Transfer RNA from a Candidatus Altimarinota bacterium, 72 nucleotides, folded computationally.
RNA sequence: GCCACCUUAGCUCAGGGGUAGAGCACACCCAUGGUAAGGGUGGGGUCCCGAGUUCAAUUCUCGGAGGUGGCU
Numbered sequence: 001g002c003c004a005c006c007u008u009a010g011c012u013c014a015g016g017g018g019u020a021g022a023g024c025a026c027a028c029c030c031a032u033g034g035u036a037a038g039g040g041u042g043g044g045g046u047c048c049c050g051a052g053u054u055c056a057a058u059u060c061u062c063g064g065a066g067g068u069g070g071c072u
C1' cells in the first nucleotide's frame, strides 16, 4: 500500500427498513435458621461519526474514524 470482516446496555453478543433485545453484571423482592444456588420485578442505550435514499434508517448506499485478520 491492497483486501475482507467488526463497531448495538458496564461486559459478551443477537437483531439487517416501522418506537431496540438476550445472557452475565447491578438494585429490589420471593425463598432459607443463615449462605450459596434458584425464581420474579426493575433501572441502564445520541445503535462509532457525517452525508445520501426513503413517509420512516440501528438496518440500505457513500465517505470518515477505530479495531481484528489476510496479502504484499
Base pairs, nucleotide, nucleotide: 001071002070003069004068005067006066007065010024011023012022013021018055026042027041028040029039030038048064049063050062051061052060